The RNA shown here (transfer RNA) has 73 nucleotides and comes from an Elusimicrobiota bacterium.
RNA sequence: GGGCAGUUAGCUCAACGGUUAGAGCGUUCGCCUCACACGCGAAAGGUUGGGGGUUCGAAUCCCUCACUGCCCA
Numbered sequence: 001g002g003g004c005a006g007u008u009a010g011c012u013c014a015a016c017g018g019u020u021a022g023a024g025c026g027u028u029c030g031c032c033u034c035a036c037a038c039g040c041g042a043a044a045g046g047u048u049g050g051g052g053g054u055u056c057g058a059a060u061c062c063c064u065c066a067c068u069g070c071c072c073a
Stems, first nucleotide, its partner, number of pairs: 001072007010025004018056001027043005049065005
């Protein structure tokens, strides 16, 4: 330099172009317990990597930039 894959909650990952972007783990609070753990219930937490475009409507499609991984040279 070229090609491919990826970037969504603190972590690991889902999500046909259409209701309010969800799950597990973690965190916080409550219940339970003498207490802790386990278990049960609830809550908080997101400019969907940045910018632009298409569309009535974009996490999703297109362009560009950045970053990560793999392959080729």